This is a predicted structure of a 125-nucleotide RNA (FMN riboswitch aptamer (RFN element)).
C1' cells in the first nucleotide's frame, strides 16, 4: 500500500418582516434552504440515497427542476481555437407521504433507515 472480513462512529437545511382572516409559519407580499457519488468546485448532468408500489425474498417499477452572457483549470491539437447546465454576473426553477385554512421550511411516522464518509482490529498478498 492492496483488495477482504467483522465491528465503531459520523451521516439534511429552512418562515425573519408584513398583509387578509374567527383560525394560515399552510393562502398573498416578502424571506431563507440544498443529503451522497462522479466529473473543473452542482439542489437542477449522470448515477445513488430518501419517499411511493408490488413482491416471502431477491429484486423490480414509479418519483422534482435551468436558460443567457462571460471566464477558460486540465485535455485536445483545428491554437487569436475547442473546452463548465459545476466558477463569476444576470434571470429563471424545483422540493415525499400523514396531520392541520391548502406546507420544500410546522407537528408526526423518525431516538427510525439509507446512499456514503471516517476510523479500530483480524489475518491474507
Nucleotide at each position: 500500500a492492496a483488495a477482504a472480513a467483522u465491528c465503531u462512529u459520523u451521516g439534511g437545511g429552512g418562515c425573519a418582516g408584513g398583509g387578509c382572516g374567527a383560525g394560515a409559519u399552510u393562502c398573498c407580499c416578502u424571506a431563507c434552504c440544498g443529503g451522497c457519488a462522479g466529473u473543473a468546485a452542482a439542489g437542477u448532468c449522470u448515477g445513488c440515497g430518501a419517499g411511493g408500489g408490488c413482491g416471502a425474498a431477491a429484486g423490480c417499477c414509479c418519483u422534482g427542476a435551468c436558460g443567457g452572457a462571460g471566464u477558460g483549470a486540465a485535455g485536445u491539437u483545428u491554437u487569436u481555437a475547442c473546452c463548465a447546465u459545476u466558477c463569476u454576473c444576470c434571470g429563471a426553477c424545483c422540493g415525499a407521504c400523514g396531520g392541520u385554512a391548502u406546507a420544500g421550511u410546522c407537528c408526526g411516522g423518525a431516538u427510525g433507515a439509507a446512499a456514503a464518509a471516517a476510523g479500530a482490529u483480524u489475518g491474507u498478498u